[in-house]
RNA sequence: UUAUUAAGAAAGGCAGAGGGAAUAGACCUGUUGAAGCCUUAGCAACCCUUUAAAACUAAAGAAGGUGCUACGUUCUACCAUAUUUUAUGGACAGAUAA
Numbered sequence: 001u002u003a004u005u006a007a008g009a010a011a012g013g014c015a016g017a018g019g020g021a022a023u024a025g026a027c028c029u030g031u032u033g034a035a036g037c038c039u040u041a042g043c044a045a046c047c048c049u050u051u052a053a054a055a056c057u058a059a060a061g062a063a064g065g066u067g068c069u070a071c072g073u074u075c076u077a078c079c080a081u082a083u084u085u086u087a088u089g090g091a092c093a094g095a096u097a098a
Stems, first nucleotide, its partner, number of pairs: 001098005010040005018029003023077004041069003046065002048061005073093001078090005
């Protein structure tokens, strides 16, 4: 810089009090074991592989490089619209990939 971000997918071992990115608030989660590390399994299909002559694109695949496996990126914060304090859309920020 570009693309995606309401889908999907968990068990075991070590460990021992926090965790859900940061700030604030809310909500939730955790000694019936959080974060972190390791093993195995799985999900997805960005890179990748194959086919369609190439490109675009589409379909299939999963060996490898990443990523992920509570809650929409947990929700709100800024803007717009409607409404009447909630809903919708967008932006910012973040995350992931190339």